[in-house]
RNA sequence: AUAGUAUCCAGAGUGCAGCGAGAGAUCUAGCUUUAUGACCUGCCGGCAACCGACCACAAUCAUGUGGAAGCGGUGCCAAUUCUAGCCCUAACGGGAAAGAUAAAU
Repeated sequence: AUAGUAUCCAGAGUGCAGCGAGAGAUCUAGCUUUAUGACCUGCCGGCAACCGACCACAAUCAUGUGGAAGCGGUGCCAAUUCUAGCCCUAACGGGAAAGAUAAAU
């Protein structure tokens, strides 16, 4: 980097410092948010999705299910991935696409 797999309506600080204008993935249309300083960066704090580690049960040569914890690796901490867009449906809704995260190849 490409292609797959799993999950994505839960959870988590208006914290401190810096920067100084937009930000919410891209495009379009909304909507929300932002000089009472957003976004982003650093520090502290926190959450708990996956992997490792831990406990229990089952299985038996190596895996599954559940639990607790926050020790390690990533990740995350406005609003459903903020909403819609493409397909199906009378509608409610459902399914895709794209994206994000993780482990593995």
SAM riboswitch aptamer (S box leader) from Candidatus Saccharimonadota, 105 nucleotides, folded computationally. Its mean pLDDT, the model's own confidence on a scale to 100, is 83.